Small-subunit ribosomal RNA from an uncultured Alphaproteobacteria bacterium, 1451 nucleotides, folded computationally.
The sequence is in RNAcentral, with records from Greengenes.
Model confidence (mean pLDDT): 80 of 100.
It matches the Rfam family "Bacterial small subunit ribosomal RNA".
RNA sequence: AGAGUUUGAUGAUGGCUCAUAACCAACGCUGGCAGCAUGCCUAAGACGUGCGACUCCAACGAGAUCUUCCGAUCUACUGGCGCACGGGUGCGUACCGCUGGGGAAUCUGCCCUUGGGUUCGGAAUAACUUCUGGAAACCGAAGCUAAUACCUGAUGAUGACUUACGUCCAAAUAUUUAUCCCCCAAGGAUGAUCCCGCAUAGGAUUACCUACUUGGAGAGGUAAAGGCUCACCGACGCCACCAUCCUUAUCUGGUCUGAUAUGAUGAUCCGCCUCACUGAGACUGAAACACCGACCAAACUCGUACAGGAGGAAUCAAUAUGGAAUAUUGCACUAUGGGCGAAAGCCUGAUCCAUCACUGCCGCGUGAGUGAUGAAAGCCUUAAGGUCAUAAAGCUCUUUUACCCUGGAUGAUAAUGACCGUACUGGGAGAAUAAGCUCCGGCUAACUCCGUGCCAGCAGCCCUCGGUAAUAUCGAUGGAGCUAGCGUUGUUCUCGAAUUACUGGGCGUAAAGCGCACGUAGGCGGCUAUUCAAGGUCAGAGGUGAAAGCCCCGGGGCUCAAUCCCGGAACUGCCGUUGAAACUACAUACCUUGAAUCCAGAGAUAGGUGAGUGGAUUUCCGAGUGUAGAGGUGAAAUUCGUAGAUAUUCGGAAGAACACCAGUGGCGAAGGCGGCUCACUGGACUGGUAUUGACGCUGAGGUGCGAAAGCGUGUGGAGCAAACAGGAUUAGAUACCCUGGUAGUUCACGCCGUAAACGAUGAUAACUAGCUGUCAGGGCCCAUGGUGUUUUGGUGGCGCAGUUAACGCAUUAAGUUAUCCGCAUGGGGAGUACGGUCGCAAGAUUAAAACUCAAAGGAAUUGACGGGGUCCUGCACAAGCGGUGGAGCAUGUGGUUUAAUUCGAAGCAACGCGCAGAACCUUACCAACGUUUGACAUCCCUAUCGCGGAUAGUGGAGACACUUUCGUUCAGUUCGGCUGGAUAGGUGACAGGUGCUGCAUGGCAGUGGUCAGCUUGUGUUGUGAGAAGAAGGGUUAAGUAACGCAAAGAGCGCAACCAUACCCGUGACUUGCCAGCAUCUAGUUGUGUACUAUAAUGGAAAAUUCGGCGAUAAGCCGGAGGAAGGGGGUGAGGACGUCAUGUCAUUAUGGCCGUGACGGGUUGUGCUAUACACCCGGUACAAUGUCGUCUACAGUGGGCAGCCACCUCGCGAGAGGGAGCUAAUCUCCAAAAGUCGUCUCAGUUAGGAUGGUUUUCUGCAAUUCGAGAGUGUGAAGGGGGAAUCGUUAGUAAUAGUGGAUCAGCAUUCGGCGGUGAAUACGUUCCCAGACGUCGUGCUCACAGCCAGUCUCACCAUGGGAGCGGUAUUCACUCGAAGGCGCUGAGGUAACGGUAAGGAGACAGGAGACCACAGCGGGCUUACGCGACGGGGGAUAAGUGGUAACAAGGUA
Repeated sequence: AGAGUUUGAUGAUGGCUCAUAACCAACGCUGGCAGCAUGCCUAAGACGUGCGACUCCAACGAGAUCUUCCGAUCUACUGGCGCACGGGUGCGUACCGCUGGGGAAUCUGCCCUUGGGUUCGGAAUAACUUCUGGAAACCGAAGCUAAUACCUGAUGAUGACUUACGUCCAAAUAUUUAUCCCCCAAGGAUGAUCCCGCAUAGGAUUACCUACUUGGAGAGGUAAAGGCUCACCGACGCCACCAUCCUUAUCUGGUCUGAUAUGAUGAUCCGCCUCACUGAGACUGAAACACCGACCAAACUCGUACAGGAGGAAUCAAUAUGGAAUAUUGCACUAUGGGCGAAAGCCUGAUCCAUCACUGCCGCGUGAGUGAUGAAAGCCUUAAGGUCAUAAAGCUCUUUUACCCUGGAUGAUAAUGACCGUACUGGGAGAAUAAGCUCCGGCUAACUCCGUGCCAGCAGCCCUCGGUAAUAUCGAUGGAGCUAGCGUUGUUCUCGAAUUACUGGGCGUAAAGCGCACGUAGGCGGCUAUUCAAGGUCAGAGGUGAAAGCCCCGGGGCUCAAUCCCGGAACUGCCGUUGAAACUACAUACCUUGAAUCCAGAGAUAGGUGAGUGGAUUUCCGAGUGUAGAGGUGAAAUUCGUAGAUAUUCGGAAGAACACCAGUGGCGAAGGCGGCUCACUGGACUGGUAUUGACGCUGAGGUGCGAAAGCGUGUGGAGCAAACAGGAUUAGAUACCCUGGUAGUUCACGCCGUAAACGAUGAUAACUAGCUGUCAGGGCCCAUGGUGUUUUGGUGGCGCAGUUAACGCAUUAAGUUAUCCGCAUGGGGAGUACGGUCGCAAGAUUAAAACUCAAAGGAAUUGACGGGGUCCUGCACAAGCGGUGGAGCAUGUGGUUUAAUUCGAAGCAACGCGCAGAACCUUACCAACGUUUGACAUCCCUAUCGCGGAUAGUGGAGACACUUUCGUUCAGUUCGGCUGGAUAGGUGACAGGUGCUGCAUGGCAGUGGUCAGCUUGUGUUGUGAGAAGAAGGGUUAAGUAACGCAAAGAGCGCAACCAUACCCGUGACUUGCCAGCAUCUAGUUGUGUACUAUAAUGGAAAAUUCGGCGAUAAGCCGGAGGAAGGGGGUGAGGACGUCAUGUCAUUAUGGCCGUGACGGGUUGUGCUAUACACCCGGUACAAUGUCGUCUACAGUGGGCAGCCACCUCGCGAGAGGGAGCUAAUCUCCAAAAGUCGUCUCAGUUAGGAUGGUUUUCUGCAAUUCGAGAGUGUGAAGGGGGAAUCGUUAGUAAUAGUGGAUCAGCAUUCGGCGGUGAAUACGUUCCCAGACGUCGUGCUCACAGCCAGUCUCACCAUGGGAGCGGUAUUCACUCGAAGGCGCUGAGGUAACGGUAAGGAGACAGGAGACCACAGCGGGCUUACGCGACGGGGGAUAAGUGGUAACAAGGUA
């Protein structure tokens, strides 16, 4: 410090996810030691047992025990002090509760200081004794007694009160000292109380709240101010700077994180507050409304003899429960501290310690050195090796920890040590006692093998992995990281996240400017001075900001560290105070430029409202003319019309809208505004003197205006026209088209309040190059022109700087600044639900959540596509010729059948294709028989020197097995059964597989397409993907070549080079040729080599030349020359890439599979070959003909297991003889279409299927299942529906011929030459394609993408008749305990009184207040249940259509 993820790629927007840190954690695996910390976050739920607050006899009396008779000890009671501390919890509380900062009208036991004092009496009572009640807890009566218990009086400095005279208030002793104690006052300290200005969570789907409420003066009350309380008087008080209400929550120092600002949090420690089973109220006391006190009420628990009683762990241990989860019913008062005491001392679950726990932090260890044969095992392997790995073993050392033994502290200062025989120390033995966890696709450090096969599983629910070669699952080897821990989860929370933006972001199109204006509060505000200094601002010193803690600095001490101790600094804050006066604010006085007012402009204006008025169209009505159609459409029909339409003429009526002018022209805040005239009225603009003197800008709430549709009442209603009806279209057509047609559209009044209300751009002000149009004005010059120039305000276009993600914007900003308002924070759910407000309704406005996804979206780029457009090309269409589709047959395929019908190929680009030829073989299939190191290769062992061939025979279907005979018979050599070779047998490694995967592959091929394209280094351009080059106008078959250009070049393609046929030359001359000369008249032979031909080698054509067109180009058109003319014809040759195209069955090959078989061999009366139906391709099928007669002219090729002349035989296929030829020599070899004759339009003298019969050939074999010949048989079919194919010249068509394969079999394939046409106006249309262009929601690329409904199952959610709970409020009823006031006839020790009786207590009584409870109403609740029905979400392959994206087929 960033990274991954939207896309084919890009740069932006934007979310999601990850890496970091932390924890009072939990879980999984693992676990050696020590130190220091920490440990019920859940049920403020329930709690057995024990302990946690006692002490004082030097306050008092009594009892008991002991006694040395001095006294001592123990016990309960009276009395004193303490029990308000310490310890725990976080329920409640959004509060002066807390924090930080101020303040006063107060109290303060014990403690300190100071000044005084401590006197005289009195009456009781507990304990105790006796009696009595009760199960118990406990209680009652009578009697005795003391005090530092209680009470009166005296004194009263100071003090309190006061009318200033006076009045009022105390006390306690103990003891030998000395001291403690007590009382009255003053002060201090400590602790406590109260008040005030700030600050302290979320919600406005909580906007009003308040009756002692707010204030006054009075009284009461309190320690004390105060409505704290009460009576009276007034009617206030709080709130948008958020009152009230609801939800949640102790607060702080701090803690975690962060660069900071923030954010989150409030365990342990410290401070405050709060509570003590729940609720209420009080007593005592210095202090409580009291955790281990009391009273009452309710719930719960326990005991009971049923009359009555007892209890409160949120102290410390402990228990069950709850929960993912949190320890011992430990030791000791040793230290520190607390209570009582004069003290000794007693008490102390505070505390100090120990225990348990990997809960955290920190430290140490599990050994060190050496050691290569690079051991073994493991794993991988290309089989050489590599790795684990100096790692181990081995050798030499050490002993921290743990273990054993010894000594043994500090903490204590005279005593006292729980911890503890602990820390620490010394010694001993021995490498001995001690390593795991997670991860290894990317982010993210670390890779291979095996298993599995969208299964099992993984995963941060990021991107995603797994469908037979998984670095992602499982296991293993190896590695990476951390280490007594490691990982997961959670929580969090933070960082990253500048995705809440104060620091520090945005709003034209990504989410985001309110539809527009006016205007309240608020915020902000021109120029010049003066004063002031409450507030902001700045400066100085001061107070405070507890300690602890974090950070920093300086030290100390546990061996170090963590932990701990000391000091400093700091705590960014708050407070008051002293100053400053530039800015801001307050105040005062000016100013004129902002703003406004005034005057002028018969200037401009669809600005508004009202009234009047005009012509054209349309429809209707009346009349005339007139006759059969009209209307409407892509085409039709519904419809109108012989009852007279449409058309046409005239007249009349009605309503609505205002052609031309008309214009990125005008006006208005926006919505919006258009015939003409009048009336009233608004604003802007221009020019100008004067006036006011900051009067301004914005604007939360608020108010007004606000298209269309819609609503209400009433008019009006011509045309148009939702709904509706009919006709068409269509698979359907609830649509598009047509014919009709009602609301509505018009007007008046009133609602509604929304629109893509858009410039998708809030308002105001200032500044920042220009050019050019236009609208409304003004000035100036020359002087009237269709002037020129300048200026103000509006409205447009282009464009610089700048800006922007880009597109774009650009003085009318989306630039640079300032002020104010509004709005957004991923997509969906959803602008929806609920609630509120508004509305007659429709609905509007405000406005969520659950759940769900990893994206959604913007701009631009490359391509692809379009029932987008432009242009160009092609046998693409058109123009012709000939076919297919119909019949029979042949061949291939599908299907069916079969034991098997082997396998592959599947639109074009499978289907006379692999197969250039299935009777056996081929052959891969089926059945049967037989074989197992194998038909074939290499290695090892043993044997032999051969093997093999031929002949004859037996068995068998054959493979094979067993015999017979004949002929022939190894090499090298160092002389060694040494080497090589061969054969046989044996053994296992293997061999073998037309078994699978063409979606693991190589190679080869098809296709688009012989289409003209496909790319690249440099430079340029763009943030970038990319662009440009290669776009442009013309040209070409061509990205061909030329021009021009931020491009100038290059490569693969094109073309050319190559082959072939056509023309010419040259040399050559056999097997070819023959003009001349000979010849047996046969080019047969000699001569010859001119000619033809042959095979070589050259030449020839280059748009060359002329004219025209074109740009003086490229080139095109026409002519010339020429055998050939515009690429002269034909062929071979096929760019980058596409189709997971085809082929594992040509071959090669990874992986997988079979191995007595999925290998190898044989036979077959066996199959591929066929019975039915279908498709594709080819062949044959009537006068331009058939048949017969006669007779010319070719070329390519082939030939020895061959081609075969010639002769003989056969009707013929052919047979028997037999010469030549390894070929320009011999041979196949005969060419056919031709000529003449015949037939005369018929199912025929056409056609030849089918089946009969006789034969020929090949072959081991012809039945399944070959070809041919003779003879006879003689089917369909009379030119072929929709549709569709080929073809542009020596081409189509037509007729022959040779070859490949091959024993035989050709209607196949690929060649050869013969005869030899027709047509092309042209590019509108169909198809295919190329360049550039427009659009796009496509990029797996239109066979794309994709919205809604319905069906099935799932999830969360709103409504819902209601039912039940929670919280709260109001009214009323009841009225425990309690204090208060009243009463007190009952009743009474102290005081006074001679007495009677009194003062004053007390019981009792009734009263108001009041907890619980009751009753009713309201309200609250994302609380629970709920028949039913609503929409939403998500869900590989359901239904039905095709709405959107291209002009998406109706934009």